[in-house]
Molecule: transfer RNA
Organism: Thermoplasmata archaeon
RNA sequence: GGGCCCGUAGGGUAGUCCGGAUAUCCUUCCGGCCUUCGGAGCCGGAGACUUGGGUUCGAAUCCCGACGGGUCCG
Numbered sequence: 001g002g003g004c005c006c007g008u009a010g011g012g013u014a015g016u017c018c019g020g021a022u023a024u025c026c027u028u029c030c031g032g033c034c035u036u037c038g039g040a041g042c043c044g045g046a047g048a049c050u051u052g053g054g055u056u057c058g059a060a061u062c063c064c065g066a067c068g069g070g071u072c073c074g
Base pairs, nucleotide, nucleotide: 001073002072003071004070005069006068007067010027011026012025020057028046029045030044031043032042033041050066051065052064053063054062
């Protein structure tokens, strides 16, 4: 330098192929209940689509570029 794959809450993960409205689940964190206490159980809440642009009524999803990571080739 070239090909391919990946990028989603503090951590992990589904959704992407086939666009659809309030983005899934686990964990973490905060509050409450319960409890002799509690790290267990129950209830509620907070927190994310790497970035710029394009297409579209509508983009995490499709298209192009950039950035970052992995892998192969030279």